[in-house]
RNA sequence: GGUAUAGCUCUGUGGUAGAGCGCAUGGCUAACAUGUAUGAGGUCCUGGGUUCAAUCCCCAGUACC
Numbered sequence: 001g002g003u004a005u006a007g008c009u010c011u012g013u014g015g016u017a018g019a020g021c022g023c024a025u026g027g028c029u030a031a032c033a034u035g036u037a038u039g040a041g042g043u044c045c046u047g048g049g050u051u052c053a054a055u056c057c058c059c060a061g062u063a064c065c
């Protein structure tokens, strides 16, 4: 100096968070796989500050590079 967001890899914007892969279920099949439909899954690293409102801006800390 950089990074920290779903089990993994990542996107994201000051107005209540998404994708791919993975997982579960249905359907299909003799069965499995592929493909398909649906669904579950996130105190957005921690604490404080600014703000009507913070994952996003500021400060400090922690971990990793």
Stems, first nucleotide, its partner, number of pairs: 001065004007021004015052001023039004045061005
Record summary: The prediction has a mean pLDDT of 82. A computed fold for a 65-nucleotide RNA from Vicugna pacos, annotated as transfer RNA. The RNAcentral record of the sequence draws on Rfam. Lineage of the source: Eukaryota > Tetrapoda > Amniota > Tylopoda > Vicugna. Its Rfam family is "tRNA". By type it is a transfer RNA.